[in-house]
């Protein structure tokens, strides 16, 4: 120095999250970097802690270790200034709307008579006539009884020498209770009946007549006063979130310096 076989070592790294903490799974950065497999009420671990199980490759250097630089991008604390949307308080001595009054203005009503007073009715309640409509009594007519209704009772049957006598089924005829049915009458009750009527009571709410009065009345709009009162504005606090600057951490990828074996053979 070269050749072969090995080892230690690599075959990604970092933030944040999470945890007492570490690694990994989670989210991002970086960029290219072996393969299976479980893993958030979780997985392995404990500061020598920088995953765990199983398998493969390269291997002492472009490829492992160390140190500077540079920096992608996180993260923390700070500060104003901008913005941004929440919450709280004030303020406006405004004010959309609401009720309440007012009655100046508009506008309605009103000498064909306002207010106001007195009175009649009506709207409530009680009693009643009358109608109507139901039901009920009377009446009239029809219909109704194997036998326990009733007249007449054929045949038959019983009593009698006979005349004649009895009781009596069936038809017939007539009736009770009941059942239809009519229209009248009377009555009597009854009512979610009535453009019908009488008596009585009650009220002043509301509507209507009168009479008296003899100029108000009415509050729809305006104006105004008292109450309550949103939005929007403006200001103060006070915390989030983005964006800017300022410190600080951590730091991938890069880019330069340095450092690291062991057996054989030539």
């Nucleotide at each position: 120095c070269c050749g072969c076989g090995c080892u230690a070592g690599a075959c990604g790294g970092g933030g944040c999250g999470u945890u007492g903490g570490c690694g990994g799974u989670g989210c991002c950065c970086u960029g290219u970097a072996c393969c299976u497999g479980a893993a958030a009420c979780c997985c392995g671990c404990c500061u020598u802690a920088u995953g765990c199980a199983g398998g493969g490759u390269c291997g002492a250097a472009u490829u492992c270790c160390c140190c500077u630089c540079c920096g992608a991008g996180g993260c923390g604390c700070c500060a104003u200034c901008g913005g941004u949307g929440g919450c709280u308080c004030g303020g406006c001595c405004u004010g959309a709307g609401u009720g309440c009054g007012c009655a100046a203005g508009u506008g309605g009503c009103g000498u064909u008579g306002a207010a106001a007073a007195c009175u009649g009715g009506g709207u409530c309640c009680c009693c009643u006539g009358c109608a109507a409509u139901a039901g009920g009594a009377c009446g009239g007519c029809g219909u109704g009884a194997a036998c326990c209704u009733g007249g007449u009772c054929a045949g038959a049957u019983g009593g009698g020498a006979a005349a004649c006598c009895a009781a009596g089924c069936a038809g017939c005829c007539a009736u009770a209770a009941g059942c239809g049915u009519c229209a009248g009458u009377c009555u009597c009750u009854a009512u979610g009946u009535g453009c019908c009527g009488g008596g009585g009571g009650g009220u002043u709410a509301c509507c209507u007549g009168g009479u008296u009065g003899g100029a108000g009345c009415c509050a729809a709009c305006u104006a105004c006063g008292c109450a309550u009162g949103a939005c929007a504005c403006c200001g103060a606090g006070u915390g989030g979130c983005c964006g800017u600057g300022g410190c600080g951490u951590c730091g991938a990828c890069g880019a330069g310096g340095g450092g690291u074996g062991c057996g054989c053979g030539g």
Predicted 3D model of a 266-nucleotide RNA (Bacterial large signal recognition particle RNA) from a Candidatus Brocadiia bacterium. It is recorded under the gene name ffs.